[in-house]
Context: one part of a larger RNA
Molecule: small-subunit ribosomal RNA, 5' domain
Organism: Nitrospinaceae bacterium
């Protein structure tokens, strides 16, 4: 010198974009943060308002409204958001392999969609319990369960041909395995059309799994380490090769080209310096892992071994009629706590995406914006011209004068920003729909008026006197300064240097 997710000290006009718990993967009141479909299905209120009717207490009907709520059943919750605790490892980054593999929704092709049957929530009765929530017994519906029937190039087995890289792949014969008869619209009701959806099969694309060569801190003041360990046969799992686990057999694998062991870390794209080489970091955007109080399980699914789901254990915390139960912000906010230090319990789904619906829409703390913080980068502004008797004033002084110093006052203007009045977007996707926001932006107005610090001046190192103090008080990044003439310490005049900053610390190069 450059640089920071910084932080302290004085000091602080305003815009634009950015970024903002680096500490305690500490605890967490309190709201929101994953719903949605009535065109799959059965039922199905109420207040409220009209209208009758009364014994004036109220009762009935109609609309509210086939709505709200709640339930079966479908799709989605595995993705979007956070975190960096573990993890030195096929986690990551590269490159390759799957003839060892799955893949929901979406394309494209083909082939179907038929007979039938039994339940159960919802509700109603009844029963436990303080809750949380269970039960008995009856009633019903489906795109929810089941069962037959067709049935192929699927998929099992057996045989045969052809390819091929060793497992194996295509192709043929022969036995055993789907479906929702479904929603809606064509005024009504059948039929037929349409469109949503459904079953299986081939291919697509998408996403995932696994496996391997390379590469990927420190310490040798860690040198030996391993028993499912290495490997073989078989037999289980699995979407799938494999000791991935068992039963048996064999003694094997790995290291000085650092195994094991211990200590630090999520990995990269990259960001910082640096002429490069390198060094250091991995905050903010992105792309992979890996976690969700701590430990452990699977189970629903196309996909978890599942932040906002079950279940077991534990630690805290809450309720409790002591029998019992409830919960997990490393999702936005907010609290309390740690710390030097990090922000609003805010608006809005208008845009962009995402999830469900035919749709119209509903959710959407992803996102858009807006609050706050000189925490960064960047643009601006805080006046401009004239103006000498060199005013006052302060400092200096060889007492003459020198210098702040055109500075100031005074004349003469401008109107940037910031004010205040008006007017007013674009962003919207040819109707509707803008949260930002009456906000940018344009005009007009009035007035220099509301807008400058701060750190230095001994040498490195740009800038000097004068007083005060007298090895005191202090200063210092290194040398060094201070003991009666201190350019080094205070204070003051002038100077330097940087500028809404300016130092100081800290940390990389």
């Nucleotide at each position: 010198g450059a640089a920071c997710g910084a932080a302290c000290g004085c000091u602080g006009g305003u815009g634009g974009c950015g970024u903002g718990c680096u500490u305690a993967a500490c605890a967490c009141a309190u709201g929101c943060a994953a719903g949605u479909c009535g065109a799959a299905c059965g039922a199905g209120a109420a207040a409220g308002u009209u209208u009758c009717c009364u014994u004036c207490g109220g009762g009935a009907a109609a609309u509210u409204a086939g709505u709200a709520a709640a339930g079966u059943g479908g799709c989605g919750c595995a993705a979007g958001g956070g975190u960096g605790a573990g993890u030195a490892u096929c986690a990551c980054g590269u490159g390759a392999a799957u003839a060892a593999u799955c893949u929901g929704c979406c394309c494209u092709c083909g082939a179907g969609a038929u007979c039938g049957g039994g339940a159960u929530a919802a509700c109603a009765u009844g029963g436990u319990g303080a809750a949380a929530a269970c039960u008995a017994u009856g009633c019903u519906a489906a795109u929810a369960c089941c069962g037959g029937a067709u049935a192929a190039g699927a998929c099992c087995a057996c045989a045969u041909u052809u390819c091929a890289u060793a497992a194996g792949a295509a192709a043929u014969g022969c036995g055993g395995u789907a479906a929702a008869a479904g929603g809606a619209g064509u005024c009504u009701c059948a039929a037929u059309c349409u469109u949503c959806a459904c079953u299986u099969g081939a291919g697509g694309a998408u996403g995932a799994g696994u496996u391997c060569g390379c590469g990927c801190a420190a310490c040798a003041u860690u040198a030996g380490c391993u028993u499912g360990u290495u490997g073989g046969u078989g037999g289980g799992a699995u979407a799938a090769a494999a000791g991935c686990u068992c039963a048996c057999c064999a003694a094997g694998g790995c290291u000085a080209c650092g195994a094991u062991g211990u200590u630090u870390a999520g990995c990269c794209g990259g960001c910082c310096u640096g002429a490069g080489a390198g060094g250091g970091c991995g905050a903010a955007c992105g792309g992979c892992c890996a976690c969700a109080c701590u430990g452990g399980a699977a189970c629903u699914g196309a996909g978890a071994c599942a932040c906002g789901g079950u279940c077991c254990a534990g630690a805290c915390u809450c309720c409790u009629a002591c029998g019992g139960g409830a919960g997990g912000c490393a999702g936005c906010a907010g609290u309390g706590g740690g710390g030097a230090a990090u922000a609003u319990u805010g608006c809005g789904c208008a845009a962009u995406g995402g999830g469900c619906g035919a749709a119209a829409g509903c959710c959407u703390g992803a996102c858009g914006c807006a609050g706050c913080a000189a925490c960064g980068c960047c643009g601006u502004g805080u006046g401009a011209g004239c103006g000498a008797u060199g005013a006052a004033g302060g400092c200096u002084u060889u007492a003459g004068a020198g210098u702040c110093g055109u500075a100031a006052a005074g004349c003469u203007c401008u109107g940037u920003c910031a004010a205040a009045u008006g007017g007013g977007a674009a962003g919207a996707a040819u109707u509707u729909u803008g949260a930002c926001g009456g906000u940018a932006c344009c005009a007009u107005u009035a007035g220099a008026g509301g807008a400058a610090g701060c750190c230095c001046c001994g040498g490195c190192u740009a800038a000097c006197u004068c007083c005060g103090u007298g090895c005191c008080a202090g200063c210092a990044g290194c040398c060094g300064c201070g003991g009666u003439a201190a350019u080094a310490c205070g204070g003051a005049g002038g100077g330097g240097g940087c500028a809404a900053g300016c130092g100081u610390u800290g940390u990389u190069c």